[in-house]
């Protein structure tokens, strides 16, 4: 150093003001926020994770960019417009409450014995 193995910690943000109504942080005007891994730095290229139903095989659900500029190289950098956000409650929810002091892609550390 390298895979390999055990163990251990970390491991998801966000409603400020108004409006309407009996009621809404769920509508409607503005607001706001962005997990992880690759690749030129990425919510929206590629790929993974969280979630429902079923006894089980398995089945659903799994979003959303476009122009301009720089460069070898960027739907990722700057400049400009734009768009999305699981289930369950609940006056209809990406932001509230709830499964969840769960789980989780992975990320860092430690240990072992081998090449």
């Nucleotide at each position: 150093a390298u895979a390999u193995u055990a163990c251990u910690u970390c491991g998801g943000g966000g409603c400020u003001g108004g409006g309407u109504g009996c009621a809404a942080u769920u509508c409607c005007c503005a607001a706001c926020c962005g997990g992880c891994g690759g690749u030129a730095u990425a919510g929206c290229c590629c790929g993974c994770g969280a979630g429902c139903c079923a006894a089980a095989a398995g089945g659903c659900a799994u979003g959303a960019u476009c122009c301009g500029g720089u460069g070898a190289a960027a739907u990722u950098c700057c400049g400009g417009g734009g768009c999305c956000g699981a289930c369950a409650g609940u006056a209809a929810a990406g932001u509230c409450u709830g499964g969840a002091u769960g789980a989780g892609a992975g990320a860092a550390g430690u240990g072992a014995g081998a090449u």
This is a predicted structure of a 115-nucleotide RNA (FMN riboswitch aptamer (RFN element)) from Butyrivibrio fibrisolvens. The organism belongs to Butyrivibrio, within Bacteria. Its Rfam family is "FMN riboswitch aptamer (RFN element)". Rfam links the family to the GO term FMN binding. Its mean pLDDT, the model's own confidence on a scale to 100, is 79.